[in-house]
A computed fold for an 84-nucleotide RNA from a Clostridiaceae bacterium, annotated as c-di-GMP-I riboswitch aptamer. The source organism's lineage runs through Bacteria, Bacillati, Bacillota, Eubacteriales and Clostridiaceae. Its mean pLDDT, the model's own confidence on a scale to 100, is 91. The sequence was found by an Rfam model in a public genome assembly.
RNA sequence: AUCCGAUAAUGGCAAACCUGUCGAAAUGCAGGGGCGCAAAGCCAAAGGGCCUAAAGCGAAAGCCAUGGCAGCCUGGCCGCCGAA
Numbered sequence: 001a002u003c004c005g006a007u008a009a010u011g012g013c014a015a016a017c018c019u020g021u022c023g024a025a026a027u028g029c030a031g032g033g034g035c036g037c038a039a040a041g042c043c044a045a046a047g048g049g050c051c052u053a054a055a056g057c058g059a060a061a062g063c064c065a066u067g068g069c070a071g072c073c074u075g076g077c078c079g080c081c082g083a084a
Stems, first nucleotide, its partner, number of pairs: 004082002012037002017032005035071001041077003046074003049069003056063002
C1' cells in the first nucleotide's frame, strides 16, 4: 500500500412512523424517531431495475420522463479506523 472487516476506538448517517412544508404525483426538505448501515459519502448524462404521470397522445382503457429512487443491483470517484 492492496485485499479484508472486531461485540476495538473516535465519530458519522438515519428506515418505518408522527408533525410541518414544496410539488400534479412519486419524491424531496425541516423537526421528532431509530430499523438498520464500513461507504446508508458523491455520481440518475455509465448500464439495468423500480416509483410517479403534470404536460402531451388516445373515443376510452391506457401510454409516455422531460420528474424521482444511490437505503434495488452492477459500475465510477473520493474517504475514517486497524484486530485477525